The RNA shown here (transfer RNA) has 73 nucleotides and comes from Lasius niger. Lineage of the source: Eukaryota > Aculeata > Formicidae > Lasiini > Lasius. Its mean pLDDT, the model's own confidence on a scale to 100, is 81. The RNAcentral record of the sequence draws on Rfam. Its Rfam family is "tRNA". Rfam classes the family as a transfer RNA.

RNA sequence: GCUCAUGUAGCUCAGUAGGUAGAGCAAUCCCCUUGUAACGGAUAGGUCGCAGGUUCGAUUCCUGUCAUGAGCU
Numbered sequence: 001g002c003u004c005a006u007g008u009a010g011c012u013c014a015g016u017a018g019g020u021a022g023a024g025c026a027a028u029c030c031c032c033u034u035g036u037a038a039c040g041g042a043u044a045g046g047u048c049g050c051a052g053g054u055u056c057g058a059u060u061c062c063u064g065u066c067a068u069g070a071g072c073u
Base pairs, nucleotide, nucleotide: 001072002071003070004069005068006067007066010025011024012023013022019056027043028042029041030040049065050064051063052062053061
């Protein structure tokens, strides 16, 4: 230098042939218990790496860019 993959909640990851973004764990509160943990219930937490384009509408499609990883030279 070229090619490919990944980037979504604090962490690990889903998701969608474009139509209001989810799970588990963690956090907070409640219930239960003599007490703690577990179980059960509830709440909060995300402008889907960043910027632009297409579209009535983009996490999803296109372009650029950044980070990480792999491969080739």